[in-house]
RNA sequence: GAGAGUUUGAUCCUGGCUCAGAACGAACGCUGGCGGCAUGGCUAAGACAUGCAAGUCGUAUGGGACUGGCCGUGGGUAACUGCGGUCGGUUCAGUGGCGGACGGGAGCGUAAUGCAUGGGUAACGUAUCCUUGACACGGGAAUAACAGCGGACCGCAAGGUUCUUUAGCGAAAGUGCUGCUAAUGCCCGAUGAAGUCGCCGGGUCGCAUGGCCUGGCGUCCAAAGGGCGGGGACCGGGUAACCGGCCUGCCGGUCUUGGAGCGGCCCAUGUCCUAUCAGCUAGUUGGUGAGGUAAUGGCUCACCAAGGCUACGACGGGUAGCGGGCGUGAGAGCGUGGCCCGCCACAUCGGGACUGAGACACUGCCCGGACACCUACGGGUGGCUGCAGCAACGAAUAUUCCGCAAUGGACGCAAGUCUGACGGAGCGACGCCGCGUGGAGGAUGAAGUCCCUCGGGAUGUAAACUUCAAUAGUUUGCCAGGAAGCGAAAGGACCUAAUACGUCCUUAGUUGACCAUCAAACGAAAGGGGUGGCUAACUCCGUGCCAGCAGCCGCGGUAAGACGGAGACCCCAAGCGUUGUUCGGAAUCACUGGGCUUAGAGUGGGUGUAGGCGGGACGGUAAGUACUGAGUGAAAUCCCCGGUCUCAACCCGGGAACUGCUUGGUAUACUGCCGUUCUUGAGGCAGGUAGGGGUCACUGGAACCUUAGGUGGAGCGGUGAAAUGCGUAGAUAUCUAAGGGAACGCCUGUGGCGAAAGCGGGUGACUGGGCCUGUUCUGACGCUGAGACCCGAAAGCGUAGGGAGCAAGCGGGAUUAGAUACCCCGGUAGUCUACGCCGUAAACGAUGCGCACUAGGCAAGAGGGUUCUGACGACCUUCGUGCCGCAAGAAAACCGUGAAGUGCGCCGCCUGGGGAGUACGGCCGUAAGGCUAAAACUCAAAGGAAUUGACGGGGGCUCACACAAGCGGUGGAGCAUGUGGACCAAUUCGAAGCAACGCGAAGAACCUUACCUGGGUUUGACAUGCACGGAUGCCGUCGAUGAAAGUCGAGCCGGCUGCCUUCGGGUGAAACGUGCACAGGUGCUGCAUGGCUGUCGUCAGCUCGUGCUGUGAAGUGUCGGGUUAAGUCCCUUAACGAGCGAAACCCUUGUCGCUAGUUACCAGCGGGUCAUGCCGGGGACUCUGGCGAGACUGCCGGUGUUAAGCCGGAGGAAGGUGGGGACGACGUCAGGUCAUCAUGGCCUUUAUGUCCAGGGUUUCACACGUGCUACAAUGGGGUGUACAAAGCGACGCGAAGCCGUGAGGUGGAGCAAAUCGCACAAAACAUCCCUCAGUUCAGAUUGGGGUCUGCAACCCGACCCCAUGAAGUCGGAAUCGCUAGUAAUCGCGUAUCAGCCAUGACGCGGUGAAUGUGUUCCUGAGCCUUGUACACACCGCCCGUCAAGUCAUGGGAGCUGGGAGUUCCCGAAGUCGCCGCAAUUCAGCGGUGCCGACGGAAAGUCUGGUGACUGGGACUAAGUCGUAAC
Repeated sequence: GAGAGUUUGAUCCUGGCUCAGAACGAACGCUGGCGGCAUGGCUAAGACAUGCAAGUCGUAUGGGACUGGCCGUGGGUAACUGCGGUCGGUUCAGUGGCGGACGGGAGCGUAAUGCAUGGGUAACGUAUCCUUGACACGGGAAUAACAGCGGACCGCAAGGUUCUUUAGCGAAAGUGCUGCUAAUGCCCGAUGAAGUCGCCGGGUCGCAUGGCCUGGCGUCCAAAGGGCGGGGACCGGGUAACCGGCCUGCCGGUCUUGGAGCGGCCCAUGUCCUAUCAGCUAGUUGGUGAGGUAAUGGCUCACCAAGGCUACGACGGGUAGCGGGCGUGAGAGCGUGGCCCGCCACAUCGGGACUGAGACACUGCCCGGACACCUACGGGUGGCUGCAGCAACGAAUAUUCCGCAAUGGACGCAAGUCUGACGGAGCGACGCCGCGUGGAGGAUGAAGUCCCUCGGGAUGUAAACUUCAAUAGUUUGCCAGGAAGCGAAAGGACCUAAUACGUCCUUAGUUGACCAUCAAACGAAAGGGGUGGCUAACUCCGUGCCAGCAGCCGCGGUAAGACGGAGACCCCAAGCGUUGUUCGGAAUCACUGGGCUUAGAGUGGGUGUAGGCGGGACGGUAAGUACUGAGUGAAAUCCCCGGUCUCAACCCGGGAACUGCUUGGUAUACUGCCGUUCUUGAGGCAGGUAGGGGUCACUGGAACCUUAGGUGGAGCGGUGAAAUGCGUAGAUAUCUAAGGGAACGCCUGUGGCGAAAGCGGGUGACUGGGCCUGUUCUGACGCUGAGACCCGAAAGCGUAGGGAGCAAGCGGGAUUAGAUACCCCGGUAGUCUACGCCGUAAACGAUGCGCACUAGGCAAGAGGGUUCUGACGACCUUCGUGCCGCAAGAAAACCGUGAAGUGCGCCGCCUGGGGAGUACGGCCGUAAGGCUAAAACUCAAAGGAAUUGACGGGGGCUCACACAAGCGGUGGAGCAUGUGGACCAAUUCGAAGCAACGCGAAGAACCUUACCUGGGUUUGACAUGCACGGAUGCCGUCGAUGAAAGUCGAGCCGGCUGCCUUCGGGUGAAACGUGCACAGGUGCUGCAUGGCUGUCGUCAGCUCGUGCUGUGAAGUGUCGGGUUAAGUCCCUUAACGAGCGAAACCCUUGUCGCUAGUUACCAGCGGGUCAUGCCGGGGACUCUGGCGAGACUGCCGGUGUUAAGCCGGAGGAAGGUGGGGACGACGUCAGGUCAUCAUGGCCUUUAUGUCCAGGGUUUCACACGUGCUACAAUGGGGUGUACAAAGCGACGCGAAGCCGUGAGGUGGAGCAAAUCGCACAAAACAUCCCUCAGUUCAGAUUGGGGUCUGCAACCCGACCCCAUGAAGUCGGAAUCGCUAGUAAUCGCGUAUCAGCCAUGACGCGGUGAAUGUGUUCCUGAGCCUUGUACACACCGCCCGUCAAGUCAUGGGAGCUGGGAGUUCCCGAAGUCGCCGCAAUUCAGCGGUGCCGACGGAAAGUCUGGUGACUGGGACUAAGUCGUAAC
């Protein structure tokens, strides 16, 4: 040293991506009050207009100009003025000196000629400064300055004449000739040592060459006695003035000593990436000699030798100035080198030297190139990578400012001059720091705005308002500091012969920009980003996968906290965000501090080189190591302490630190090194021993094929089924014989051997390794192992053989939608041998090798031992092979003395997925190909292990009318009904696999009604409130118009009209009218919802608490063994209990009892009738209602675990849940319903509301579902005769009687019902007819006539009668129901309802079967288990070609740039050398040799761009073909 988001349904792990932090020479967006301190061309080391950036010295020097004084002289009355001399001043260009090598800029080049640190120089230099000692003598020649130089003609010349823009030449830059002159310029000579060099000695020191000190001899080399100032005597020159000598001060000159500071050179260590750069090198490496330099050195040259560097990375390529430091970080590190400081390198590009103390020289010179400018075209000029500035480039970076006042520099004696160094100001929020935008009070919590559940809440003490205070700035006033420096006269001190000069100290005066204090008046100033999670902060509206957002995950498809706006809130604040970059988080390259069985990662195996590491003991050494001392580690920075600008930033002082390097000393445990020694590591020796270890040769039997012959006679073979194929030319089958090749059954074993690959009949020869035993030997000889070398399955390649069987490719037959496959018939390479290649595999234990340590148990292979044994055996022990398992480890699975544990040593390898083990390059290979091995681009994951589900044409167990066994249907016909489709003005809407379709609808002619057409209406058909109106108004009535609704009207008559009242009236309820709020909506959203409901499924499941197990998801319980209809119960059991379900409780039905009997019943008693419980009565029976009983595996036997239970039996009305019903767990299907109802949101408001008439929902080429009726004789028809249950009835059921063929009519008794009615049940039974046919079956359709309901039966009702008499003769593929009072069949009732399209629905009873005792299959379900790449869960996932679009990339005939080098040609400037000429010296002139930049040529090499075409790759909601994987 803080983490978080993101892979999953969930979990743990691995792993990448992303975020929160800090920083910046920044940029961009929005915004912007002030100040301080810093900072500002990161791009084009590309090009630059203009100005400035290096000058200075007259006290080195000659002169010009101007000016002043003095002298002489001329003119003038004078003022004044000309000329000459002299002394000054100012100034100018030269000569000369010093400086232009500093300062300033920028980072091109440079990977070492650099830098950093530490050393060396005994191999060196040094102007100016300080310092030691000494000296400065005598001559000479020039040169700049300055002056002159026109053409033509005549002339030998001197000179003359003449012309013109009056002049050397030239446009310019510049420059020629002649003449003259000075110096602190130049030269020569002299002197000279402690200097230099040579030789000879002495001393001393050093790591070598050698250094230092000292002596002798010889050699070589100086100068400016100049400049300025002062001066008493003396001397010289001069008529004098005066000048000089001389003395003195200051400055300067020469040689020399030492120093300081600054440099040159050398050494060690450190200093980026790349091996897809592995070999490089001829001045190369060394020597000798010479040259050169301040100095060492191949620095250069001649000769000689053949060396030198390299895996500790040479050589090559790429990139880069280095350090102090800076950013970040807990640190270690990582990144970086802007500002400031040190060093280096550069100055338009390239080369070169000169001068000088110093340069190979930013604003010097020469040459060459490019570029720009001037030009009279001949030729010239220039260099902002100094400060400003301009254009260009770019996302982007300032003023053509002020000043030398300070600091510093150059020159000067100095004053001073110069100084774009520097000090300041200006511009930029670019950064850091500080301040402000007001303080206090102020609630009815104002208004506005936003939200709202409409109550209220928020903004918010915020504002207003009151009071107080005023900052920046502006204006005015006041105050007057920041100043050190320079510096006349004067004073003092020193020097001196001197009160001169000179030096030092004090002092008047003088100096820029800018800043500060006080007072008064006026008086300014908040934004940016965010609010889904990470991450602090939430609502409304708009939008509707659109527009948009987004750092990652992801938001947006009509209720968006994620888009846009608003309000509110959060965070920062003169800034806030965004982008970019760096570090951090990232232990995500892991030194600190990671890994490799399965996540990425152990080389296929061995031998072994370098390297790394290495047993016991002793001695030595002191390299590593530790402690300690010294030097260094520049300053600045960082840190601490303190100070100071009011604080802070900034700045100043002190300390610490600078983790490093060098060096001295001490220590010696460990490591290293040296030496000696030891035996336990390792190896040898001896004796045994097991073995498919290897190579070669020989050999055997079985099987197979072929050939020959025999027997035999029709098929064989092959498959799921077939066919191709073989066979009458004799197959298959069978026998005999011969030939051939390959492989070795049984033994054979989670047994053996080998390093791995691998090795299997037998025998022999040769040969490798292991193991065991041994009082045997050597003495650490060891381990690992980059490169290297060797071995290395199968396939493949080459040459030569061989070839029985098998068998890629290939041919044929099948299968299939296709079938380039799976299956079948053939069959070639190959498989085999020898030799040679290849060098790869899931070459796997997915586990590198070696050593040591850390519980055990079992099995068996090869040995040995025992004080056991007759034998089998037992025990001990070594090596190898397996299984289980503790601790430990692991993400888990698992591993566990044969580790994946604990350690050590060495090697190899990994760093998200894809692209890709690919491209390019290199190496290997005949080839195939192998080894090595990227990038662009793209994704937010890809993965491992385990968990829960789901799924499987996986497994096990079990169940269900699931199948099977049966019975009856549907699908065919006609009709009914619903749906689809079509049609339509409308055919209202919903329901859609099972689980929509006789469903909502338990009743569409109007109504219903939601639809259509048309006509009306607008506070409304309905609710509530408010305001106003006038007493109205309502019911009954009438007229006009109209299809009606409605509209307009009459107001005649009658009725009703609240409350209070003083009866005058008041009020205004109800109602009406007008207006406002609002009503209304079967309009949308069932994917916003409640409620209700379907379904899996009456399936047996679904969960919880506590405990336990697991890091966790989760598991356990709920599994297992039995059993059940059942997670029903029992047993076992890390589980023990519990809940929702199952069961039970409830209803009904079946038996009995008790009780109660009216309207039900009637046995007995009585009465009565033609007859009837009709009557009295009865309470027995049936029945009805109520209350109880009964059934519980209770009993017996068997079985089962002494269980649960099961089987059988008894009893019983009923027997193992007696039958039926109600009852539906957790949940699933975004199942259904906004049109039952309710409801959020949206939409509509003279309409999508509402009223009315008519129409439609009833259509009709068609398709489907559900039904009815049939197709007939188990039937149809006629006649006769029985037996129910459950219901319903007052707007009702409606009897008897009468009428009608009938529907029905009439009639009205009775009945609010165990009383009356609907109401005759039908099938059945008995009997008669029909006799197998489209019929005496079937009844559709149609015609005619009726009845009933209703305002009204046209669209569009039911029923009746007569007539008509269709299809249909049992139904393809397919499919449905049902296990007993069930199916089948028969009728009856009810709801809705005026009536009814009801054959529907819901109930009721009558008659009343067959089959199954099984679980192979189909469907569905439950439990356990297994696999999984599925989790939207198999209707899942997902692969490849093709087609389309976009992007990056490889190859590519080539084309075209750039880089570095080699060779050759040319050869500028210039150094060095040589030759010649000339010359008093110094110089010089001409020529030439070597080297040599640029340029040219050549062959290669490296690296870009581009390229017809071409290869693959990545990505992209709904393309094609298949279905390879899970």
Molecule: small-subunit ribosomal RNA
Organism: uncultured bacterium